[in-house]
A computed fold for a 417-nucleotide RNA from Candidatus Sulfotelmatobacter sp., annotated as Bacterial RNase P class A. The coordinates come from a structure-prediction model, not an experiment, and the mean pLDDT is 76. The sequence is in RNAcentral, with records from ENA. Taxonomically the source falls in Candidatus Sulfotelmatobacter (Bacteria, Pseudomonadati, Terriglobia, Candidatus Korobacteraceae).
RNA sequence: CAGCUGGACCGGACGGCCGCUUCCCGCGUCUUCGGACGCAGGGAGAGGAAAGUCCGAACUCCACAGAGCAGUGUGCCGGAUAACGUCCGGGAGGGCGGGUUCAAGCCCGUUCGACGGAAAGUGCCACAGAAAACAUACCGCCCCGGCGGCAACGUCGAGGUAAGGGUGAAAAGGUGCGGUAAGAGCGCACCGCCGCCGCAGUAAUGCAGCGGGCAGGGCAAACCACACACGGAGCAAGACCAAAUAGGGAGGAAGUCCGGACCCUGAUGCAAAUCAGCUUUCGGACACGUGCCGGCUCGGUGCGUCAAACCUCCGGGUAGGUCGCAUGAGCCCCGCAGUAAUGCGUGGCCCAGAGGAAUGGCCGUCCCACCGGAGCAAUCCGGCGGACAGAAUUCGGCUUACAGGUCCGGCUGCCAC
Numbered sequence: 001c002a003g004c005u006g007g008a009c010c011g012g013a014c015g016g017c018c019g020c021u022u023c024c025c026g027c028g029u030c031u032u033c034g035g036a037c038g039c040a041g042g043g044a045g046a047g048g049a050a051a052g053u054c055c056g057a058a059c060u061c062c063a064c065a066g067a068g069c070a071g072u073g074u075g076c077c078g079g080a081u082a083a084c085g086u087c088c089g090g091g092a093g094g095g096c097g098g099g100u101u102c103a104a105g106c107c108c109g110u111u112c113g114a115c116g117g118a119a120a121g122u123g124c125c126a127c128a129g130a131a132a133a134c135a136u137a138c139c140g141c142c143c144c145g146g147c148g149g150c151a152a153c154g155u156c157g158a159g160g161u162a163a164g165g166g167u168g169a170a171a172a173g174g175u176g177c178g179g180u181a182a183g184a185g186c187g188c189a190c191c192g193c194c195g196c197c198g199c200a201g202u203a204a205u206g207c208a209g210c211g212g213g214c215a216g217g218g219c220a221a222a223c224c225a226c227a228c229a230c231g232g233a234g235c236a237a238g239a240c241c242a243a244a245u246a247g248g249g250a251g252g253a254a255g256u257c258c259g260g261a262c263c264c265u266g267a268u269g270c271a272a273a274u275c276a277g278c279u280u281u282c283g284g285a286c287a288c289g290u291g292c293c294g295g296c297u298c299g300g301u302g303c304g305u306c307a308a309a310c311c312u313c314c315g316g317g318u319a320g321g322u323c324g325c326a327u328g329a330g331c332c333c334c335g336c337a338g339u340a341a342u343g344c345g346u347g348g349c350c351c352a353g354a355g356g357a358a359u360g361g362c363c364g365u366c367c368c369a370c371c372g373g374a375g376c377a378a379u380c381c382g383g384c385g386g387a388c389a390g391a392a393u394u395c396g397g398c399u400u401a402c403a404g405g406u407c408c409g410g411c412u413g414c415c416a417c
Base pairs, nucleotide, nucleotide: 001413002412003411004410005409006408007407008406009405010404012366013365014364015363016362017361018360020045021044022043023042024041026039027038028037029036030035047388051399052398054397055396056395057394058393059234060233061232062231071230072229073228074227075226076090077089078088079087080086091115093112094111095110096109097108098107099106100105117224121223122222123219124218125217138165139164140161141160142159144157145156146155147154148153173191174190175189176188177187178186192214193212194211195210196209198207199206200205238323239322240321241320248314249313250312251311252310255286256285257284258283259282260281261280264277265276266275267274268273287305288304289303290302291301292300293299294298330349331348332347334345335344336343337342367386368385370383371382372381373380374379
């Protein structure tokens, strides 16, 4: 210097003009006096992911004696946090690189992640392969016997073997030495494993000792057993104010008397009938309410007078409005504690709140990328473009998308010293 890669940060800059949303202030017009509209001035106006809606919460409403079953999720240890499946630190394991050992292995660095239980039980392990779990024998190796052969060896039969080959994702501990007919934990050393005990550590776990030749293949993102956690719906949550119209409920408002008729009920009566009561209806009188006419302390006339309409009040819901809704697990700087996540403290700041959704457009200068041209080059001129995306109750995470740029590392290659 180039390429790849890890982490942190920025994510076009400045100016002018015209607009949009919201807040404050002033003036004007209208007003049902709540406010609405217009004009002028000033302040503020998307993100690192506002996204996916995958986890965890705040907040709100509904439900809720207790226990069990079912279901779902989480699952090494410690810490952080309001909480979490998140984050930080540690442990063990896998991958990669380097060093070391005869080799297995060990050590160092880096990186990855649903990392508890497979000696409770059940189930599964495709294809290939002899065999996939009560082990087995395809090729091979070895011994013995028969036959052939001078022999080497070939062939047949009975055995041994699990070293070598082959299959597979996985083959019944690994490496080395000894041993053996060939082999084999058959023996030994080291590594691994199991049991017991000790030491260190909060713990996961690590280290050391003794005993045992080794039993118990893998899969729990198969069922399952264990431990722990879990009620539901979501700001269109929900709270308050509250029309018009149509329902619901309560109340108010001007009435009494006389007479007639019908039905019904009761009494008396053999019956005809009589009497009483009740309801409806008709007529009249007076009173009252209201309208009209007549100039009016009154007169005439119409309608009405027990609840239909009318009036008043109450209650539920809708439209509409207000709140929820921007001072919050808030942001910035510094200090302290801590390896860190994070916590505490001093100081400073106020930073969109629409309600189907504003945050935009044009021009100029600059920045960056690409293309074309000129030039030996530095550079200049012209053109084109500037990512992903976009608030809708609010936070903490995770995941996904992203042109270009800055800083700090890691690896590889090349060049110079």
It is recorded under the gene name rnpB.